[in-house]
Molecule: c-di-GMP-I riboswitch aptamer
Organism: Pseudobacillus badius
RNA sequence: UAGGGAAAAAGGCAAACUUAUUGAAAGAUAAGGACGCAAAGCUGCGGGUCUAAGGUGGACAACACUAAGAUAGCCGGGCUGCCAGA
Numbered sequence: 001u002a003g004g005g006a007a008a009a010a011g012g013c014a015a016a017c018u019u020a021u022u023g024a025a026a027g028a029u030a031a032g033g034a035c036g037c038a039a040a041g042c043u044g045c046g047g048g049u050c051u052a053a054g055g056u057g058g059a060c061a062a063c064a065c066u067a068a069g070a071u072a073g074c075c076g077g078g079c080u081g082c083c084a085g086a
Stems, first nucleotide, its partner, number of pairs: 005083001012037002017032006035073001041079003045076003048071003054066004
């Protein structure tokens, strides 16, 4: 330094839910709150999943399809980081 994460130590993050704001929605942000997490730190490059404003189809409609929207706490990749045995 790389892989691996037992026992500790210093710590870190924050699910569901509630309130407020925002968004067409999925969701996001802030405060409270902890289900959990050794990268549950950052990053939309690849895949998956969610939503469908707008668009297309549909006799109007119902409805269907569609991401350039979202999800990093879905997986992989890239970058960075604390401690420390075999």